[in-house]
RNA sequence: CACUCAUCAAGAGGGGUGGAGGGAACAGCCCGUUGAAGCCCCGGCAACCGCCUUGCGGCAGCGCGAGGAAAGGUGCCAAAUCUGGCCCGGUAGGUGCGGGGGAAAGAUGAGUG
Numbered sequence: 001c002a003c004u005c006a007u008c009a010a011g012a013g014g015g016g017u018g019g020a021g022g023g024a025a026c027a028g029c030c031c032g033u034u035g036a037a038g039c040c041c042c043g044g045c046a047a048c049c050g051c052c053u054u055g056c057g058g059c060a061g062c063g064c065g066a067g068g069a070a071a072g073g074u075g076c077c078a079a080a081u082c083u084g085g086c087c088c089g090g091u092a093g094g095u096g097c098g099g100g101g102g103a104a105a106g107a108u109g110a111g112u113g
Stems, first nucleotide, its partner, number of pairs: 001113008013042005021031003026084003043077003048073002051068007081105001086102003090097002
């Protein structure tokens, strides 16, 4: 980097440094000198992998499910993935509205190349 699968309405921030940007891109709308990004320290959230217990299946490697801990590997800690864009449906005379459904794109994890 590409592909596959799962998840994405919950949850969790202080300090130092730094100085103007940030929220993927675009549009909107927000956040930011009452201090953005980045970096460092400490703290926290969650429970994908790994770990422990257990049910079922299997000769077995193992698979599917339930529960647990959080000292391991990641991730995350404004706003739903902040909202929208494409398709379908509802409503509205059109513009439009809306936590209706689905895609696309993106993020994270696990796996494969």
SAM riboswitch aptamer (S box leader) from an Actinomycetota bacterium, 113 nucleotides, folded computationally. It matches the Rfam family "SAM riboswitch aptamer (S box leader)". Its family is annotated with regulation of gene expression in the Gene Ontology. Taxonomically the source falls in Actinomycetota (Bacteria, Bacillati).